RNA sequence: GAUAGAGGUUGCAUUUUUCAUCAGUACUUUUCCGGAUGUGUCGGGCGCAGAGGAAGGAAGGGGAAAGGGAAAAGUGCCGAAAGGAUAUAUGACCCGGAGCAUAUGCCCUUGGGCAUACAGUGAAAAACUGUAUGACUGUCAUCAGCAAGAUGGGGAGCUAUC
Numbered sequence: 001g002a003u004a005g006a007g008g009u010u011g012c013a014u015u016u017u018u019c020a021u022c023a024g025u026a027c028u029u030u031u032c033c034g035g036a037u038g039u040g041u042c043g044g045g046c047g048c049a050g051a052g053g054a055a056g057g058a059a060g061g062g063g064a065a066a067g068g069g070a071a072a073a074g075u076g077c078c079g080a081a082a083g084g085a086u087a088u089a090u091g092a093c094c095c096g097g098a099g100c101a102u103a104u105g106c107c108c109u110u111g112g113g114c115a116u117a118c119a120g121u122g123a124a125a126a127a128c129u130g131u132a133u134g135a136c137u138g139u140c141a142u143c144a145g146c147a148a149g150a151u152g153g154g155g156a157g158c159u160a161u162c
Stems, first nucleotide, its partner, number of pairs: 001162005008078001011077009027062007037049004041098002043095003081110004086105006111137002114134008139153005
């Protein structure tokens, strides 16, 4: 250097189907009150709706979806993957900037799952992400050694073969 593997039955990511939640919410419609604004992500422009009644409120009728979650069946794998920063491209009428979402590239961090606390996202007491702590687990090194154990390190690692 190449090839092949291991961590675990809650390893990681992803697809499809079903179910619950989202939610009687958004939206739509009728009546009444109200009386001039509302809206296309934010700003500007340009539009659209509006006294033939805007926003908002009350009562009634109709009434979702996405993201996230659980189960089952598959697929790809073991930096699997996740997060942060930055650059480019795309997106929603146009402009420039900002924010959001997606994809790609480069750099940095994290061995893995779990529990707890805080913060963020989220409809949420779910879940995810980040930080910290705790025990567990896998691996290597050192010490000790019958066995057990202690300390420390990290995946660009560890084991095997060539």